Annotation
Predicted 3D model of a 367-nucleotide RNA (Bacterial RNase P class A) from a Fibrobacteraceae bacterium. Model confidence (mean pLDDT): 77 of 100. The organism belongs to Fibrobacteraceae, within Bacteria. It matches the Rfam family "Bacterial RNase P class A". Rfam's curators write: Ribonuclease P (RNase P) is a ubiquitous endoribonuclease, found in archaea, bacteria and eukarya as well as chloroplasts and mitochondria. Rfam classes the family as a ribozyme. The RNAcentral record of the sequence draws on ENA. It is recorded under the gene name rnpB. Of the family's consensus pairs, 94% are formed in the model.
[in-house]
RNA sequence: GACGGGCGGCGGAUGGCCGCUGUGCGCAAGCAUAGAGGAAAGUCCGGGCACCGCAGGGCAGGAUGCUGGAUAACGUCCAGACCCGGCAACGGGGUGGAAAGCGCCACAGAAAACAAACCGCCUCCCGCAAGGGCGGCAAGGGUGAAACGGCGAGGUAAGAGCUCACCGCGCUCCUGGCGACAGGAGUGGCACGGCAAGCCCCAUCCGGUGCAAGACCAAGCAGGACUCCGUUCCCUAGUGGAACCUGGCGCGGCCCGCGCCAGCAGGUUUCCGGGUAGGUUGCUUGAGGCCGGUGGCAACAACGGUCCCAGAUAGAUGGCCAUCGCCAGCAAUGGUACAGAACCCGGCUUAUAGCCGCCCGUCGUUU
Numbered sequence: 001g002a003c004g005g006g007c008g009g010c011g012g013a014u015g016g017c018c019g020c021u022g023u024g025c026g027c028a029a030g031c032a033u034a035g036a037g038g039a040a041a042g043u044c045c046g047g048g049c050a051c052c053g054c055a056g057g058g059c060a061g062g063a064u065g066c067u068g069g070a071u072a073a074c075g076u077c078c079a080g081a082c083c084c085g086g087c088a089a090c091g092g093g094g095u096g097g098a099a100a101g102c103g104c105c106a107c108a109g110a111a112a113a114c115a116a117a118c119c120g121c122c123u124c125c126c127g128c129a130a131g132g133g134c135g136g137c138a139a140g141g142g143u144g145a146a147a148c149g150g151c152g153a154g155g156u157a158a159g160a161g162c163u164c165a166c167c168g169c170g171c172u173c174c175u176g177g178c179g180a181c182a183g184g185a186g187u188g189g190c191a192c193g194g195c196a197a198g199c200c201c202c203a204u205c206c207g208g209u210g211c212a213a214g215a216c217c218a219a220g221c222a223g224g225a226c227u228c229c230g231u232u233c234c235c236u237a238g239u240g241g242a243a244c245c246u247g248g249c250g251c252g253g254c255c256c257g258c259g260c261c262a263g264c265a266g267g268u269u270u271c272c273g274g275g276u277a278g279g280u281u282g283c284u285u286g287a288g289g290c291c292g293g294u295g296g297c298a299a300c301a302a303c304g305g306u307c308c309c310a311g312a313u314a315g316a317u318g319g320c321c322a323u324c325g326c327c328a329g330c331a332a333u334g335g336u337a338c339a340g341a342a343c344c345c346g347g348c349u350u351a352u353a354g355c356c357g358c359c360c361g362u363c364g365u366u367u
């Protein structure tokens, strides 16, 4: 220098005018100050918190699935093992069990799991020959994603783990490692095809619902209880007085009259508990950010210092202008990614114009 691999960061700046929300000060007018993200997104996992449920255990259901660690927890992260890809840096992997059982393996093929023989190979028999027949075989051909160990030699009529060496596989032992596993020695003589993102088995974990959770205050209104009230007039305005109306009772044989009591229906006052609208709270100081050294390969942890950094509620965080930056263009000019908090955190996934930094590999060149 070329081509690659990995990790991390930024993702417009400043000013003016007019607004919006929170907080502080102020009697007020107003002033000061703070005000979206790396994903605020999808709501896919995990937790905090809240209410409901719950003796313990089991069944059912769901999730996870190599090993060790990290963590509040996780399906996340870190480190490692094994397999696959890459010359390499590095990348990818739902990676427990197929000798517990069941099931499936399309097409092709003789045969797809306890064996089997289509073309073939070989001995013998028949036949002049072509060919046919009884047997033996599974090395070669052919089919398939996959064919009952591979390859070489011996052996044989031809063959075959039939025998032997090496490789693979199983079992036993030794060594290293916490472990997944790796290396080695011996031995068996091949017995064990694949699929568990098919049922299933094994191990571990899991109660439900979500801040519109929940708590408090509480108009109107439904309900319940209690008080008062027939109408009119008068005044000294009260637990007052007078007249009159209706009903009941008493006196009475009946009417009038007199006395006493009540006035249902409906309304009114107050209270009770429930709770709608509405308000307050939950609500943002938290598994918090930044800096430093320490322990650890790392994820991360504890320690010391320092900072306070949106809290709206149908939802504030905006609009206009100017100057600059960046990109395209000769210029005029145009463009400036994805995207918008809704209880809070840890992850994952997805979207993202452009720019920057660090480390590593291969090849070439120079010293």
Stems, first nucleotide, its partner, number of pairs: 001363010012324007020035006037338001041349002044347005049210004061206005066080005081095001082093004096201002101199002103195003118141002120137003124133003149167002152164003168190001169188008214281004223272003228267002230244005235238001245263007288307005294301002325336004